[in-house]
RNA sequence: GCUCGCGUAGUUCAGUGGAUAGAAUGCUCCCCUCCGAAGGGAGAGGUCGCAGGUUCAACUCCUGCCGCGAGUA
Repeated sequence: GCUCGCGUAGUUCAGUGGAUAGAAUGCUCCCCUCCGAAGGGAGAGGUCGCAGGUUCAACUCCUGCCGCGAGUA
């Protein structure tokens, strides 16, 4: 250089055209306990990498760019 894949919460990931975008874990608070751990409950946390296009409607499809990874000479 070329080909392919990935980018969504602090972290690991789901969601692949239509609902207020979810789970686990972490964090904060409450319950429980003599205290802590474990357990139970509640809450905060997201410009869905960036820009443009298609569509009535885009995290999802298309194009370019950026970043990461794999393959290839």

Source information:
The RNA shown here (transfer RNA) has 73 nucleotides and comes from a Pyrinomonadaceae bacterium. The prediction has a mean pLDDT of 81. Taxonomically the source falls in Pyrinomonadaceae (Bacteria, Pseudomonadati, Acidobacteriota, Blastocatellia). RNAcentral holds the sequence, with entries from ENA.